[in-house]
Context: one part of a larger RNA
RNA sequence: GUCUGCGAGUCAGUGUUCGUGGCAAGCUUAAGGUCUUACGGACCGGAGGCGUAGCGAAAGCAAGUCCGAAUAGGGCGUUUAGUCGCGGGCGCUGGACCCGAAGCCGAGGUGAUCUACCCAUGGCCAGGUUGAAGCAGCGGUAAAACGCUGUGAAGGACCGAACCGGUGAAUCUUGAGAAAUUCUCGGAUGAGCUGUGGGUAGGAGUGAAAGGCUAAUCAAACCCGGUGAUAGCUGGUUCUCCCCGAAAUGCAUUUAGGUGCAGCGUUAUGUGCUGAUGGGUGGGGGUAGAGCACUGAAUGAGCUAGGGGUCGGUUACGAUUACCAAACUCAAUCAAACUCCGAAUACCAUCCAAUGAAACAUAGCAGUGAGACUGCGGGGGAUAAGCUUCGUAGUCGAGAGGGAAACAACCCAGAUCAGCAGCUAAGGUGCCUAAAUACCGCUCAGUGGAAAGGAUGUGGGAUUUCUUUGACAGUGAGGAUGUUGGCUUAGAAGCAGCCACCAUUUAAACAGUGCGUAAUAGCUGACUCAUCGAGAGAUUCUGCGCCGAAAAUAAUCGGCGAUCAAGCGGUAUACCGAAGCUCUGGACUCCGUAAGGAGUGGUAGGGGAGCGUUGUCAAUGCGCAGAAGCGGGAUGGCGACUGAACGUGGAGCGUUGACAAGUGAGGAUGCAGAC
Numbered sequence: 001g002u003c004u005g006c007g008a009g010u011c012a013g014u015g016u017u018c019g020u021g022g023c024a025a026g027c028u029u030a031a032g033g034u035c036u037u038a039c040g041g042a043c044c045g046g047a048g049g050c051g052u053a054g055c056g057a058a059a060g061c062a063a064g065u066c067c068g069a070a071u072a073g074g075g076c077g078u079u080u081a082g083u084c085g086c087g088g089g090c091g092c093u094g095g096a097c098c099c100g101a102a103g104c105c106g107a108g109g110u111g112a113u114c115u116a117c118c119c120a121u122g123g124c125c126a127g128g129u130u131g132a133a134g135c136a137g138c139g140g141u142a143a144a145a146c147g148c149u150g151u152g153a154a155g156g157a158c159c160g161a162a163c164c165g166g167u168g169a170a171u172c173u174u175g176a177g178a179a180a181u182u183c184u185c186g187g188a189u190g191a192g193c194u195g196u197g198g199g200u201a202g203g204a205g206u207g208a209a210a211g212g213c214u215a216a217u218c219a220a221a222c223c224c225g226g227u228g229a230u231a232g233c234u235g236g237u238u239c240u241c242c243c244c245g246a247a248a249u250g251c252a253u254u255u256a257g258g259u260g261c262a263g264c265g266u267u268a269u270g271u272g273c274u275g276a277u278g279g280g281u282g283g284g285g286g287u288a289g290a291g292c293a294c295u296g297a298a299u300g301a302g303c304u305a306g307g308g309g310u311c312g313g314u315u316a317c318g319a320u321u322a323c324c325a326a327a328c329u330c331a332a333u334c335a336a337a338c339u340c341c342g343a344a345u346a347c348c349a350u351c352c353a354a355u356g357a358a359a360c361a362u363a364g365c366a367g368u369g370a371g372a373c374u375g376c377g378g379g380g381g382a383u384a385a386g387c388u389u390c391g392u393a394g395u396c397g398a399g400a401g402g403g404a405a406a407c408a409a410c411c412c413a414g415a416u417c418a419g420c421a422g423c424u425a426a427g428g429u430g431c432c433u434a435a436a437u438a439c440c441g442c443u444c445a446g447u448g449g450a451a452a453g454g455a456u457g458u459g460g461g462a463u464u465u466c467u468u469u470g471a472c473a474g475u476g477a478g479g480a481u482g483u484u485g486g487c488u489u490a491g492a493a494g495c496a497g498c499c500a501c502c503a504u505u506u507a508a509a510c511a512g513u514g515c516g517u518a519a520u521a522g523c524u525g526a527c528u529c530a531u532c533g534a535g536a537g538a539u540u541c542u543g544c545g546c547c548g549a550a551a552a553u554a555a556u557c558g559g560c561g562a563u564c565a566a567g568c569g570g571u572a573u574a575c576c577g578a579a580g581c582u583c584u585g586g587a588c589u590c591c592g593u594a595a596g597g598a599g600u601g602g603u604a605g606g607g608g609a610g611c612g613u614u615g616u617c618a619a620u621g622c623g624c625a626g627a628a629g630c631g632g633g634a635u636g637g638c639g640a641c642u643g644a645a646c647g648u649g650g651a652g653c654g655u656u657g658a659c660a661a662g663u664g665a666g667g668a669u670g671c672a673g674a675c
Base pairs, nucleotide, nucleotide: 001675002674003673004672005671006670011094012093013092014091015090016089017088018087019086020085021084022083023082026050027049028048032044033043034042035041036040054061055060064076065075066074067073097236098235100233104226105225106224108223109222110221116200117199118198119197120196121195122194123193124192125190127159128158129157130155134151135150136149137148138147139146163187164186165185168183169182170181171180202218204214205213206212239610240609241608242607243606244605249262250261251260252259253258263368264367265365266364267363268362269361270360271359273356277353278352279351280350281349282348283347289341290339291338295335296334297333299331300330301329302328304325306324307323308321309320310319311318312317371396372395373394374393375392376391377390378389379388380387401412402411403410416586417585418584419583421582422581423580427576428575429574430560431559432558436573438571439570440569441568442567453547454546457544458543459542460541461540462539463538464537465536466535474531475530476529477528478527480504481503482502485499486498487497510525514523515522587600588599589598590597591596611664613661614660615659616658617657618656619655620654621653622652629648630647631646636641
């Protein structure tokens, strides 16, 4: 892992409600007892309980009573239905649907054969090295001290086997091994190692102290018991069909993943047009927008207090100002916490319509109280987030089908069942791939299939200037004189810089546009003529393109591929396209006398109707001419299921009505067994 079996809302008491039955202003017995055909039934038993009257703390009064001075007012009552069985739903008390802790406690017990420490009594430590004290001799001293040479054999001394340990590494890591092996390493006469026997224990022992160790278990051992501890937590919770169908919100909470009440669902009973929605009428508002009349913000100009600067003045004071600037005036602005104004919607009231799986009331039973995304209106954030938090609508949640290549939430559309019938939606119609290689334009970038920004890309529109008295571009010629203007400067001659920018000759020609020189020179432009011969230039709005553009598979518009597209915009007709709609047939639910009509996606959840299993009672059947079981599966039923023939098997078993449950398995890292 699979298979087979087992495996989870039960029972008792009590309360409440619904259904059903008996009796009814009453209903009912409990313990106990009598009889009996004795798993049972009949009767006796009224003790007690509930109801028939309430109000008050009570005395008490009573259809009233209590508060009160009250004949006021108010609270609770009075206009009557209960009670006892049986059955269903739910609450409460119990283990209370099942499994699951870590834990807590016991004057219950077992453990020191592992290990910690201790007691008693034994055992063990190859070999080598060093050479303390003491002693002896010699030297030395006044005597000592001291020195040297021997002798000697001390040490938590040295090296290193056994023995004890376990430093580093590798291997092993479903191991040879629930801690090892190999190499390496520490101690090795000591606080050493070790045999045997004995002692100390669970809030206790022991501990050269690591919360270590106390039998592969230790921040409190193991076994048993309290015990089915508790678990607002996780997992699991077993047959079928039918009807309806949520919530992820508000308030509160030692509350935030729990719960209470409300909201939203369902069922029953009742009310009977009240409801959503539409229309009419009447309302209040201060949002969007707008505005500047208030409150503030903020720009420029004017005017002008005050201040600063400068100047004059001994002071007093005065003058002045390209400075700052209140108030005021003009112009132009801004605001969630500004408003002289002010919608659309929404909301409230009322009248009319509105029979809807509407509304409202009472009662039973819930679930939900983690929501998600998208559009719109805001707050927070960075006018970030698949971000967060409100409002509003939709979808998902609980929704299948078609489209978006794939894609809960986007677009279309809400699946009762069947059909080798038809029409459409979104979206599509070159091929993959069902259906158009339609028409008029645009685009050349494979744009389509990345931004700010940049650019004689190209299409369309508008305004405007020049132009046959000849424009624009090109070409030819001219582009001069006073003069090298004055100043400055070493120089300054159109062209470093400053000032001025005149005049003359002209068709025209600058007190000079750029390059250039040390300064000149030189080139060029403005400007003019000629040549040429028809459009040329500027600004602006707009369509589609271009650059901007670097990433790891060649690696992508879904692919192939496509350029008067198979791209983009527009127009027209046709077609394809879904579980939508229609058609044909069937099922069920509700409405309806009928004819007929409407409906049937669905999680949590509510309600209804059934199937099957085991047993009991009654009735009725089958069976050795073959029961159950097993194999088989025709037939019938929407389904749970039913189950003929035939085979096997060899002794019991159905059906109908009623009743009672150890009543349905795929899940729980479920339990047991098998493989």